[in-house]
About this RNA: The prediction has a mean pLDDT of 84. This is a predicted structure of a 541-nucleotide part of an RNA (large-subunit ribosomal RNA, domain I) from a metagenome. The RNAcentral record of the full RNA draws on SILVA.
Context: one part of a larger RNA
C1' cells in the first nucleotide's frame, strides 16, 4: 500500500415524535382615531440582558362578580414577603395611563427643544405642578376697512373634520408583456399600477321598464336559456337579453299647484326668500258629500333568549412480566358519557374532559315578544290650475352598452343650438304610420349577494423540522445610503436524579464511585446510515 474482516472515529440521513404551520366548515365579529388611533421611544422588578405584561399609582391601583390554597409571568436560585379579615388566578366594569405618532402652543435632524395666558405651591420677577393655546368647513352672535349704506375681512361660541385599517365595494385615472403564431384595428383589460371616497357589506332599486296584441310589475344573487342570438383585419377571439326554476321580498319621502304666517326688495301692490300646512301617479291641486277607521311601524324603550368567568359531572380492584401497567391472565361495573388529551409501555371505569344539566353582581348583542312615537283612507264632479329646463332632442367629436359606425336605436356627454308642457312627453334597435307600455329631468330604502385582519368551536386519502408559512417562531441575525433582501437554528431522562467524593491533568478532558431501566441517553446528550478517517488482524505484492 491493495483488497476483506472486525472494532472505533466524524458526520447527522433515516425512523419515530410535535410546541408550528397550511387548506376549509360552523358561529361570532366586522371597525379603531382629537375623551389623542394604529405603530413606537423609553421606561417599570430586591437582583433584571430577552420577551411578555404595565406606564411615574408602572409584571400593577380600586369596586363588583366566579374559584378556594397556595402565590410573586416566561424562569431556575437566593433574599424578603402575600395569603381563610380569601392572596394568586378568571370575568366584568373604573383609575392611572411618560414621550413620539393625524399630533394639532412654536419649532424640530420622530421619540427632543422653547413658549404665551390663567391657577396652585407663604411667591410680581427665579423654579416646580395644573389647565389651556394648530388649522379647516358649517351655524350663530358681535365687531368691522379701502367707501355712505354695505360688504370684504377679523373675534368669540358651538358642532363636525383631519389619521389608521388585511380582503371586500364604489367612482376617478389608467399601462405593457402576451395572443393574434410577425404586426397595426382588436386582445390582454378597464386587467395591473396610482388617486379619492364608504361601510359592515358597498353599489343597485320602487319602470319615461320589459314585452308583443297575451301579458308581467323594484332591485340584487343563482341554476337553465348559452357558448346560442349575435359582435369580430368575420382573423385571434369577444359575447348578451327577455323567458323558466330558486334564494330573499318592503315599500316610500319631496319639487310645484292651493293655503296660512315671517322677512327682504323697490317702483306700494306686485316680485322674491324662508317657515308651517297640503301633496306624490289607485294623479293631485280646486268643489262637494262623508269618516277618524284601516293598516304599517326601517325610529325609540324594555324583553324572550345569547355572549363575556364558571359549576354539578357515572364506573376496578387483583395476578404475572417489568424500572415504570394504562400491557398479559382471571374476574367485574359505568354508559345520554367507548370525542380527545396526560399519566413511568397500549386507561370508557386514575387526571383533566366528554355526554347531559345549570349558573351573572358587571357590560354588550338581541331579527324573538310587547308598549310607544311617527306615517298612512274614501266617494263624486271634470270649469280652472300643478306634475323636476339650459333639461328632452338635434348636429359635431367621445365613451359605454355583448354589439369594432355598423341600418345602431338605447344610456353618458366635450362644444354649439335649442322645446313641448298633458289635445303633452319618452320607448317598443335607423325612419314613418298605426297599435301598445310607461311618465325624465329631485332623493331614501332592509333582505337574499362578496370577503376575513380578527374571536370561539371543529375538521382533514395535509406537511412533520431542506417538508409545513420566510419564522416550531424571526421580519429576529446579517446585507444594502436607500427603497429593499433576508437566513440558519426543534427532541437528555419518567423524574435533574444533571455525577457528592476520590485519581491523572494548568485547563479541557478522562479514570474509578455514585445516579439512573439504560450513561454506547452526560446536556457537543433519541435513533445515528453514508461520505469521509484510523486501530487492530488476514492475505497479496
Nucleotide at each position: 500500500g491493495g483488497c476483506g474482516c472486525a472494532g472505533g472515529g466524524u458526520g447527522g440521513a433515516u425512523g419515530c415524535c410535535u410546541u408550528g404551520g397550511c387548506a376549509c366548515u360552523g358561529a361570532g365579529a366586522g371597525c379603531c382615531g382629537a375623551a389623542g388611533a394604529a405603530a413606537g421611544a423609553c421606561g417599570u422588578g430586591a437582583u433584571a440582558a430577552g420577551c411578555u405584561g404595565c406606564g411615574a399609582u408602572a409584571a400593577g391601583c380600586a369596586g363588583c362578580g366566579g374559584u378556594g390554597a397556595g402565590g410573586a409571568g416566561c424562569a431556575a436560585a437566593u433574599a424578603u414577603c402575600c395569603g381563610a379579615u380569601g392572596a394568586c388566578c378568571c370575568g366584568c366594569u373604573g383609575a392611572u395611563u411618560u414621550c413620539u405618532g393625524a399630533a394639532u402652543g412654536g419649532g424640530g435632524a420622530a421619540a427632543c427643544c422653547c413658549g404665551g395666558c390663567u391657577g396652585a405651591g407663604u411667591a410680581u420677577a427665579c423654579c416646580u405642578c395644573a389647565g389651556u393655546c394648530a388649522c379647516c368647513a358649517u351655524a350663530u352672535a358681535c365687531u368691522g376697512a379701502a367707501u355712505a349704506c354695505a360688504u370684504a375681512g377679523g373675534u368669540a361660541u358651538a358642532u363636525g373634520g383631519a389619521g389608521g385599517g388585511a380582503a371586500c365595494c364604489c367612482g376617478c385615472u389608467g399601462a405593457a408583456c402576451u395572443g393574434a403564431a410577425a404586426c397595426a384595428u382588436c386582445u390582454a383589460a378597464g386587467u395591473a399600477g396610482g388617486c379619492g371616497g364608504a361601510g359592515g357589506a358597498a353599489g343597485a332599486g320602487a319602470a319615461a321598464g320589459a314585452a308583443a296584441c297575451a301579458u308581467c310589475g323594484a332591485u340584487u344573487c343563482u341554476g337553465u336559456g348559452a357558448g346560442u342570438a349575435g359582435c369580430g383585419g368575420c382573423g385571434a377571439g369577444c359575447g348578451a337579453a327577455a323567458a323558466c326554476g330558486g334564494a330573499a321580498g318592503a315599500g316610500c319621502c319631496u319639487a310645484a299647484a292651493c293655503c296660512g304666517g315671517a322677512g327682504c326688495g323697490c317702483g306700494u301692490g306686485c316680485g322674491u326668500u324662508c317657515c308651517g300646512g297640503g301633496g306624490u301617479u289607485c294623479g293631485g291641486a280646486c268643489u262637494g258629500c262623508g269618516a277618524c277607521a284601516u293598516g304599517u311601524g326601517a325610529g325609540c324603550a324594555a324583553u324572550a333568549g345569547g355572549a363575556u368567568a364558571a359549576c354539578a359531572g357515572a364506573a376496578c380492584a387483583g395476578u404475572c412480566u417489568g424500572g415504570g401497567a394504562a400491557g398479559u391472565c382471571a374476574g367485574a361495573c359505568c354508559a345520554g358519557a367507548g370525542a380527545g388529551g396526560g399519566u413511568g409501555a397500549a386507561a370508557g371505569u386514575c387526571c383533566c374532559g366528554u355526554a347531559u344539566g345549570u349558573g351573572a353582581a358587571a357590560u354588550c348583542c338581541g331579527a324573538u315578544u310587547u308598549g310607544c312615537a311617527g306615517c298612512u283612507a274614501g266617494c263624486a264632479g271634470g270649469a280652472u290650475c300643478c306634475a323636476g329646463a339650459g333639461u328632452a332632442c338635434c348636429a359635431c367629436g367621445a365613451g359605454a352598452c355583448a354589439c369594432g359606425a355598423g341600418a345602431a336605436a338605447c344610456c353618458u356627454u366635450g362644444u354649439g343650438g335649442g322645446a313641448a308642457g298633458g289635445a303633452a312627453g319618452g320607448g317598443a334597435g335607423a325612419c314613418c304610420a298605426c297599435u301598445c307600455c310607461c311618465u325624465a329631468a329631485g332623493g331614501c330604502u332592509a333582505a337574499a349577494u362578496a370577503c376575513u385582519a380578527c374571536u370561539c368551536a371543529g375538521u382533514g386519502a395535509c406537511c412533520g423540522a431542506u417538508a409545513g408559512c420566510g419564522c416550531a417562531u424571526a421580519g429576529u441575525a446579517c446585507u444594502g445610503u436607500g427603497a429593499a433582501g433576508g437566513a440558519a437554528a426543534g427532541g437528555u431522562g419518567a423524574a435533574a436524579a444533571g455525577g457528592a467524593c476520590c485519581c491523572c491533568g494548568g485547563g479541557a478532558g478522562g479514570g474509578g464511585a455514585g445516579u439512573g431501566a439504560a450513561a454506547g441517553a452526560g446536556a457537543a446528550c433519541c435513533u445515528g446510515a453514508a461520505a469521509c478517517c484510523c486501530u487492530g488482524u488476514g492475505u497479496c505484492u